[in-house]
RNA sequence: AGUCCCGGACCGCUUCGGCGGUCGGGGAGCCGGGGAACCAAACCCAUCUGGGGUGAAUCGCCCGCAAGGCGGUGACACGCUCGUGUCGCCGAGGAGCGGGAGUAGGGACCGUCGUGCCCGAACCCGUCAGCUCACCCGGUAGGCGUACGACAUGCAAGGA
Numbered sequence: 001a002g003u004c005c006c007g008g009a010c011c012g013c014u015u016c017g018g019c020g021g022u023c024g025g026g027g028a029g030c031c032g033g034g035g036a037a038c039c040a041a042a043c044c045c046a047u048c049u050g051g052g053g054u055g056a057a058u059c060g061c062c063c064g065c066a067a068g069g070c071g072g073u074g075a076c077a078c079g080c081u082c083g084u085g086u087c088g089c090c091g092a093g094g095a096g097c098g099g100g101a102g103u104a105g106g107g108a109c110c111g112u113c114g115u116g117c118c119c120g121a122a123c124c125c126g127u128c129a130g131c132u133c134a135c136c137c138g139g140u141a142g143g144c145g146u147a148c149g150a151c152a153u154g155c156a157a158g159g160a
Stems, first nucleotide, its partner, number of pairs: 003028004008023006029140006039130001050128001051125004059102001061100005070091009105119003111151005
C1' cells in the first nucleotide's frame, strides 16, 4: 500500500443468458526490502553489550513472579591437598512474564484552532544489509469505529 483488469481448475445452481463458492495464475497501479559510482563511513569508535527491517507504537519509572550463571556458606562424596562434583540455604544482580501510572509519537469531522476521546502493539530477517542507477525480491490483508464548538475554504442545489 491494501485498489482494478484478464484468463484457468473444481464444486453447486441454472430460465442455458449466466449466478455463487473454493483454490491457484498473469498483469496495471500503489507499497516495502535488497542493490554501484559519488557522498557518508572507515583512525578513535563500532563489531556478543550482536546487528537490521515493517510499523505511530519509542523511552524510562513502580509493584509482583522469576530462568541460567556468579559470590558466600553447610552436608556428603572424590581427590593429584591447588581443589572438583551433587544437594540445601543466603546474598547481589537479573534475561523474561504479569500488572499500574506516564511518555516521544500516532488516529477519527477534507483544512486550522480549542476541548474531549482512542492507540502508544505485534511480527520478521538470521551474524548480514548506510545512501544507491541499472537490476533483483516480496506485499497488495483483516477487524472495528466514525465527538462537540468556532473559523476558513471548496463543491453542489435553488433563486435573481
Predicted 3D model of a 160-nucleotide RNA (c-di-AMP riboswitch aptamer (ydaO/yuaA leader)) from Nocardioides sp. Of the family's consensus pairs, 90% are formed in the model. Its mean pLDDT, the model's own confidence on a scale to 100, is 78.